[in-house]
RNA sequence: GCUCCCCUAGCUCAAUGGAUAGAGUAACAGUUUCCGGAACUGUUGAUGUGAGUCCGAUUCUCACGGGGAGCA
Numbered sequence: 001g002c003u004c005c006c007c008u009a010g011c012u013c014a015a016u017g018g019a020u021a022g023a024g025u026a027a028c029a030g031u032u033u034c035c036g037g038a039a040c041u042g043u044u045g046a047u048g049u050g051a052g053u054c055c056g057a058u059u060c061u062c063a064c065g066g067g068g069a070g071c072a
Stems, first nucleotide, its partner, number of pairs: 001071007010025004018055001027043005048064005
């Protein structure tokens, strides 16, 4: 330099172009307990950035950024 893949919550993953983007784990609070752990309940928290297509984009297209694989 060329080709391809990936980017969603602190972390690991879901979501057929259509309802308020869900779950596990973590954190926090509560119940329980002599205390802690476990269990149960609740809360907080996310679509890499910018544009385009569309009535509607996490999903499709383009550019950029970051990461990875292969070829040279």

The RNA shown here (transfer RNA) has 72 nucleotides and comes from a Bacillota bacterium. Lineage of the source: Bacteria > Bacillati > Bacillota. RNAcentral holds the sequence, with entries from ENA. Rfam family: tRNA. By type it is a transfer RNA. Its mean pLDDT, the model's own confidence on a scale to 100, is 80.